[in-house]
């Protein structure tokens, strides 16, 4: 110097957005446990479950320097062969005594305080072993074990006579400042200390060494005496360490434990204890505890510390450390300094073991170890060598404490499993667009290195201040002995372990897994499966192209590990003190009073609890932190330091709080004066109304509804008049007007009574504010009793509506609604805003005072209380609030922590009941939820469009046929389209073919393409023939090519074989491309920049006007743009030029019956180029000086002139894989290919589109006009001739303004027909034709003749058109050999109608509500039926805790007694005395019994609701105005959802009117 060093966030709720809020994940930790997988070393660590239950070893001994006694085996002498001595040996070993077995070591079951931690007290205590000091250790006695005999016992063991010793016991002596009590004296805050004084009680023990003397001697010694050392001993005092005991204070849940407690509280005496104490005991008093949480339960050893955390918290409480509690279970005492004693003892109980059945042992929560439980946790090891502990003097001896090794990747730390160079980028895998990428310098291969492991060799430190034994110096002491002490020599002593280390050998040789790659969160391809198997932390993946299952390359993260799982803390501001909220998201008590309690105004003195600074004392050591050091590093560990934020003490400070004490007046209040008011109780009265009842008039309906019935009336109603009766409820004034604390209060009049406001002045003097409990008050609606009862009205009956209608509507009608009294105690009881003070801009109405200005009239101007709006700043998630705060501060209450179960279930409290209060959980979901966006829908508003309706004009729906479609039916009746937007659609044309279907016959690299190899002249090919339904198969006359070269020969082509492969109308339009349809030719759809908004997003696009249109004007935080409208393009309507055949023909000329027929012509129709023209361009008069709308001229046409093309940005997973095209799958002698013949044409039916028609506006006949647009060589086809006709013949002309199809037809004119199933209609059937085509039978068209069906204008419904439209009426075209009532185009005739937008249907803009977003074909409730769950009830049966009587009473203390029982120390000559011991008896008690509560659970037929589930029943409540607004309370009621009655809100749309508000 340092020791203070730091805070990250995602993922899920929505179409998206903020936000509330949960739920989930990234980290970190572990005494861990599983899965894989595992080279090496160090250091820790290791029964968390059964304080289950133990086999077997050990785990607490030691002292011969206390004591007495005293072995044997073995060997040596003897011997009489019987023994007998010496040595082992005073040794084992056992006793008696001594000190230790209270320490060490284990567990954590109990225990919420006899415990723990922290600070303190003991003046209320006690301490053996240690230390210091003082003093002493005298005299004497009488026992007992050991041992010996002896007896019971199965065995533990027991008891009997007999001998002896001690530092064993006991008596006397002496003692002091020790005890005990008097005195006297000091000191303490006390209870009490201390000092002095005299009197009384109380002690002891030798042992060993050394030196000296005695006596005895077996000459080794052995006892005694005296000095001495050391060791032990007595006794005092003090220390040190220890332990008792008090006291404060701090740490857990639960109030669904709210009242506990009789030795309880306290006091005298007494008794006990080492000590205070109700600690005990007797007697007195009625006390002590508690919402600051007693009492009860539940859980739980505390603490240092650990772990996590930015911190502050939160969680734990294993190792190690303190302190406790405990040793099978309960009890209970001995002994001792100390224990109620883990390895002591007594009983009692369970278990186990013994046995001889009499009795008896036993206690691993000590270290190993086994059994049991469990996911799960270790050796029945070494060794006292080192730490430390008993015992000894000591030498030792004891020690599972401890050291040390064993097994577990348990856990933290270190090392390694090579290392350099190497690109043909090897091979092989996998992917791939087939290039090529990637594995990858990665491997091989070279060159090296040698940790670790292996082998061989050396080889430590822990070990010396101890022992021993020599020497010196000192102490002691008569001593140079002895002992001690200190120095120095020298010797001894290591489990670990031959281990840590060091060297050499050899060889890259022995050594990498695991999980993960859809997002969070780092990593992505392929093949497999096919809502399966599966995965999941949370969101979610998985139904045929799965980065998500599973397996593989690959690639990411950690590595001897990885990953799961569990647990705790982060994150979590999700319990918030730091650091949140309660208008609507959870969440302000219904309203007030007021205890306790918490907070409290000014100025002064003082004291100092809080508050602040400083001491001094403690905060144990480990740990964490900082420095430095030791192992090679580091884990680990050492030393020193800082810290340990606390506790307690001493001292000072006095600003704040607080206390005391004093003043003050602005907070609060009392007095006076005036006001305002449905303020509240009681009594009387009024007048209008409604129904009854009487009477009169008067007659047939009333009454009621969406329409109606039910009901009332001729017995007279409804209406009216007239009188009476009775309840109730008080119009008008009447107001976001008043009162009230809320609930609530409305005629008038009187009497009692609260608050509140103004204004002047005195007065008291902080008297204040909130407010847990507690009390009061408290809307409807219910309850009880006794009145009352007009009207209204749940239930209830009936009628109606309806599919039902327990309902909305209607007629009735009962409690109830009303008053007295009493109970209930709850609402959406709301401003969803607790309550008081303070502080922050204004406008602007209104209620009630008071001053002041002033015409002395309406007013204005201050100022106070109320009530409403509108708005600064701020606030807010937003909307909003905003001096009546939701702003900015205090102070107090209340009350929230995800949804749902549930405000339920259990208890508890209230209550006649109904129910109210208080109020969980299990289990289940990931969300529920505020607010605002933006679209959608609406039986929501506005506005406006569209043949949408309306107004008309013709159909469809009915007949017959035609056509497609379903359905049915087949061998097939191929497929496809299915509201609008399929259905005369695809298909502009199925006899074969088409064709894709069936039957049947055949092919097989193929009916067709590519490239590769090979072959290829009688080859390719092919007339012909057989055979067959054809296709195909055989057989065959005949019989080739090109290109290069001279050639020869290659090479193509053609054909054959092989190989790559064709080929599929197989599947999948929900893998798609492309094209199409719709909404809809609707007007609208966006984007940059800019503003606004945390933000989704708005603005712009909305407004006011106008348009057909987001057309265009004007406004305006927008300004511009794009895609769209519109115009540009096409056709037609008009002129103008050009031009002038194949059209045209005025005028000229020819010419015909007649014709543009000719020659001319270019005006004119027309052709078809190119141009003008329209532009609201001009006028009026409206509009906003505008846009544009009205009228008007002009003009061929006039406000988009008419038409077509032309379809934003998107919606319908819309339609198409069978027009093509194409991923993926699937088939290859078949699902491909070829043929032949069937079928797509069936037919009981059912719809959809369309011809034809039912006739007179018509049908037949006959006669006469008028078109446009298209077709034509595989074509079209005139003339003319022929057939009744279809058609045949024939063959000019024309690739066509030339020639042709080609007659247009309705219409016109004449005639017939006269209302009929017809001279309407034409089906259908019969015959006989005719065309095409290889071929009309299934199955073609058409002609001709005959046949003449339904059908006579069409129920519900339902389509199309607004003008050259409709409607009728021809004619053309496309396909096509041939087939049209469809389809695609042309033209003729050629109309009504439209008042308007109420309403239907679409659409479009604004606005509203939404619980809808798959967007109303949306979302949702409830019963009921199945099925799984977890819960509650339930006769009852049970386990476990307990409580209260009362039994019983083992051991054992204590006491009492101790007599007819026993007894060595004392006294006594003895008897006998003291004493004392078994003995009984008492008082306390374990266990154990009875009886009878409480409590937590387990269980329970049976039952109740809840929750979850797959596409189940019925309904249709809610969300929009949800179709009867909706909700909250309450009673009835009813399958359900509900409905309905009273009273409440608005969290109702919607249309109008009042009020204020805003601008002018």
């Nucleotide at each position: 110097a340092a020791a203070u060093c730091u805070g990250a966030g995602a993922g899920u709720u929505u179409g998206a957005u903020c936000c509330u809020g949960g739920c989930u994940c990234a980290g970190a930790a572990u005494g861990a446990a599983c899965g894989c997988u595992g080279g090496c070393g160090g250091c820790g660590u290791g029964c968390c479950u059964a304080a289950c239950a133990c086999a077997u070893g050990c785990a607490a001994g030691u002292c011969g320097a206390g004591c007495g006694a005293g072995a044997a085996a073995g060997u040596c002498c003897c011997u009489u062969c019987g023994g007998g001595g010496g040595c082992a040996a005073g040794u084992a070993g056992a006793g008696c005594g001594g000190c230790g077995g209270a320490c060490g070591g284990g567990u954590g079951a109990g225990u919420a305080a006899u415990a723990c931690g922290u600070g303190g007290g003991u003046a209320a205590u006690c301490u053996a072993c240690c230390c210091u000091u003082g003093a002493g250790a005298u005299u004497g006695g009488g026992a007992u074990a050991a041992c010996c005999c002896u007896g019971c016992g199965a065995a533990a063991g027991c008891g009997g006579g007999g001998c002896u010793a001690a530092u064993a016991c006991c008596g006397g002596a002496u003692a002091a400042g020790a005890c005990c009590a008097c005195g006297u004296g000091g000191c303490u805050c006390a209870a009490g200390c201390c000092a002095c004084g005299g009197g009384g009680u109380a002690a002891a023990a030798g042992a060993u060494g050394g030196u000296u003397u005695g006596u005895a001697u077996u000459c080794g010694u052995a006892c005694a005496u005296a000095c001495u050392a050391u060791c032990a001993c007595u006794u005092a005092a003090g220390g040190a360490g220890g332990a008792g005991c008090c006291c404060a204070u701090g740490g857990c849940c639960u109030a669904u434990c709210a009242g506990c407690u009789u030795g309880u509280u306290g006091g005298u005496g007494a008794g006990g204890u080492a000590a205070g104490a109700g600690c005990u005991c007797a007697c007195c008093a009625a006390g002590g505890c508690g919402a600051u949480g007693a009492c009860g339960g539940g859980u739980a050893g505390c603490u240092g510390g650990u772990c996590u955390g930015a911190g502050a918290g939160g969680a734990c409480g294993g190792c190690c450390a303190g302190c406790c509690a405990c040793a099978c279970u309960g009890g209970g005492a001995c002994u001792g300094a100390g224990a109620u004693a883990c390895g002591g003892c007594c009983c009692a109980g369970a278990c186990u073991c013994c046995u001889a059945c009499g009795g008896g042992a036993g206690g691993c929560a000590g270290c190993a170890g086994u059994g049991g439980g469990g996911a799960a946790u270790a050796u029945u090891g070494g060794g006292c060598a080192a730490u430390g502990g008993g015992c000894g003097a000591a030498a030792g001896c004891c020690u599972g404490a401890c050291c040390c090794a064993g097994c577990g990747a348990c856990g933290c730390c270190g090392c390694g499993u090579g290392g350099g160079u190497g690109a043909u980028g090897a091979a092989g895998g996998c992917c791939u667009u087939c290039g090529g990428g990637u594995u990858g310098u990665a491997a091989a291969a070279c060159c090296c290195u040698g940790u670790c492991a292996u082998g061989u060799g050396g080889g430590a430190a822990g070990a010396a201040u101890a022992g021993u034994c020599c020497c010196g110096u000192g102490g002691u002491u008569a001593a140079u002995a002895c002992c001690c002490a200190c120095g120095g020599g020298a010797u001894c002593u290591g489990a670990c372990g031959g281990u840590a280390c060091c060297a050499c050998a050899g060889g890259a040789g022995g050594a990498a897994g695991c999980a993960c790659c859809g997002g969070c969160u780092a990593a992505c391809u392929c093949c497999g499966u096919g809502c399966c198997a599966g995965c999941a932390g949370c969101c979610g993946c998985g139904g045929u192209a799965a980065u998500a299952c599973g397996g593989a390359g690959g690639g990411u993260g950690c590595a001897a590990g990885c990953g799961u799982u569990g647990u705790u803390c982060g994150g979590a501001a999700u319990u918030a003190u730091u650091g949140g909220g309660c208008g609507u998201a959870a969440a302000g008590g219904a309203c007030g009073c007021g205890u306790a309690g918490g907070c409290g105004g000014u100025g002064g003195u003082g004291a100092u609890a809080g508050u602040c600074a400083g001491u001094u004392g403690u905060g144990a050591a480990a740990u964490a932190c900082u420095u430095c050091a030791g192992c090679u590093c580091a884990a680990c560990u050492g030393a020193a330091g800082a810290a340990c934020u606390g506790c307690a003490u001493c001292u000072g400070a006095a600003a704040c709080u607080u206390c005391a004490c004093u003043a003050c007046u602005c907070g609060a209040g009392u007095a006076c004066a005036g006001g305002a008011g449905a303020g509240g109780g009681a009594a009387a009265c009024g007048g209008a109304a409604u129904u009854c009842c009487c009477g009169g008039u008067g007659u047939a309906g009333a009454g009621g509804u969406g329409a109606a019935a039910u009901u009332c009336g001729u017995a007279g109603a409804u209406a009216u008049c007239g009188g009476g009766a009775g309840g109730a409820a008080c119009a008008c004034c009447a107001g976001u007007g008043g009162c009230g604390a809320a609930g609530g209060c409305g005629g008038u009049u009187u009497c009692c009574u609260g608050g509140c406001c103004u204004g002047a002045u005195a007065c008291u003097g902080a008297c204040g504010c909130u407010g847990a409990g507690g009390c009061g008050u408290g809307a409807a609606a219910g309850u009880g009793u006794g009145g009352g009862g007009a009207g209204c009205a749940a239930a209830c009956a009936g009628g109606a509506u309806u599919a039902g209608a327990u309902a909305c509507c209607c007629u009735g009608g009962u409690a109830g609604u009303c008053c007295a009294c009493a109970c209930u105690g709850u609402a959406a009881a709301c401003g969803g805003u607790g309550a008081a003070c303070a502080c922050u801009a204004g406008g602007u109405g209104u209620g009630g005072g008071a001053g002041g200005u002033g015409u002395a009239a309406u007013a204005c101007c201050u100022u106070c209380u109320g009530u409403g709006c509108c708005g600064a700043a701020g606030c807010u998630a937003a909307c909003g609030c905003g001096u009546u705060a939701a702003g900015u501060g205090u102070u107090c209450c209340g009350c929230c922590u995800g949804g749902g179960a549930a405000g339920u279930a259990c208890g508890g409290c209230c209550g006649c009941a109904a129910g109210g209060u208080u109020g969980a959980a299990a289990c289940u979901c990931a969300a529920a939820g505020g607010a605002a966006u933006u679209g959608a829908c609406g039986g929501g508003g506005g506005c406006c469009c569209g043949c949408a309706c309306a107004a008309g004009c013709g159909g469809u729906g009915g007949a017959g046929c035609a056509u497609g479609u379903g359905g049915u039916u087949u061998a097939a009746u191929u497929c496809g389209a299915c509201g609008c937007a399929a259905c005369g659609c695809g298909a502009a044309g199925a006899a074969c073919c088409u064709u894709a279907c069936c039957c049947a016959g055949g092919c097989u690299g193929g009916a067709c393409a590519u490239g590769c190899a090979g072959g290829u002249a009688g080859u390719a090919g092919a007339a012909g023939g057989g055979u067959g339904a054809a296709a195909g198969c055989c057989c065959a006359a005949c019989g080739a090519g090109g290109u290069a070269g001279c050639a020869a020969u290659a090479c193509c082509a053609u054909c054959c074989u092989g190989c790559u492969c064709a080929g599929g109308u197989g599947c999948u339009g929900c893998a798609u491309g492309g094209c199409u349809g719709u909404c809809g030719u609707c007007a609208g759809c966006u984007c940059g920049u800019g503003c606004c908004g945390u933000g989704a997003g708005g603005u712009g696009u909305u407004g006011g006007g106008u348009u057909a249109a987001g057309u265009c004007c004007c406004g305006c935080a927008a300004c511009g743009a794009g895609c769209g409208c519109a115009a540009c393009c096409c056709c037609u309507g008009u002129c103008u030029u050009c031009a002038g055949u194949u059209a045209c023909u005025a005028a000229c000329g020819g010419g015909u019956c007649a014709a543009g027929c000719c020659g001319a012509g270019a005006a004119c129709u027309c052709u078809g180029g190119a141009g003008a023209g329209a532009c609201u361009g001009c006028c009026c008069a409206g509009g906003a000086g505008a846009a544009c709308g009205g009228g008007g001229a002009g003009g061929a046409a006039g406000g988009u002139g008419g038409g077509g093309a032309u379809g934003a940005c998107g919606u319908c997973a819309a339609g198409u894989c069978a027009g093509c095209a194409u991923g993926g799958c699937c088939u290859u002698u078949a699902u491909g290919c070829c043929u032949g013949g069937g079928g797509c044409u069936a037919c009981a039916c059912a719809c959809g589109u369309g011809c034809u028609a039912c006739a007179a506006u018509g049908g037949c006949c006959g006669g006469u006009a008028c078109a446009a647009a298209g077709g034509g060589c595989u074509g079209c086809a005139a003339a003319c001739c022929u057939g009744u006709a279809a058609g045949g013949g024939g063959g000019a002309g024309c690739g066509a303004a030339u020639c042709u199809c080609a007659a247009a037809a309705a219409a016109c004119c004449g005639g017939c027909c006269u209302c009929a199933g017809u001279u309407c209609a034409g089906a259908u059937c019969g015959a006989g034709g005719u065309c095409u085509g290889c071929a009309a039978c299934u199955c073609g068209a058409c002609c001709u003749c005959g046949u003449g069906a339904a059908g006579g204008c069409g129920g519900a419904a339902u389509c199309g058109c607004u003008a050259g439209u409709a409607a009728u009426c021809c004619c053309g075209g496309a396909u096509c050999a041939g087939c049209a009532c469809g389809c695609c185009g042309g033209g003729g005739u050629g109309a009504a109608u439209a008042c308007g937008u109420u309403c239907c249907c679409g659409g479009g803009c604004c606005u509203u509500g939404u619980a809808c977003a798959c967007a109303c074909c949306g979302c949702c409730c409830g019963u009921c039926a199945c099925a799984c769950c977890a819960c509650g009830a339930a006769a009852g049966u049970u386990u476990g805790u307990u409580g209260u009587a009362c039994c019983u009473g083992a051991a054992g203390u204590c006491g009492u007694u101790g007599g007819c029982g026993c007894c060595a120390a004392c006294c006594g000559c003895a008897a006998g005395g003291a004493g004392g011991c078994a003995g009984a008896c008492g008082c306390c008690c374990a266990c154990g019994g009875u009886a009878u509560g409480a409590c937590c659970g387990a269980u329970g037929a049976u039952u109740g609701g809840g929750g979850u589930g797959a596409a189940g029943u019925c309904g249709u409540a809610a969300c929009a105005a949800g179709g009867u607004a909706g909700c909250c309370g309450u009673a009835g009621g009813g399958g359900a959802a509900c409905c309905u009655g009273c009273g409440g809100c608005u969290g109702g749309a919607u249309c109008a009117c009042c009020u204020c508000c805003u601008u002018u």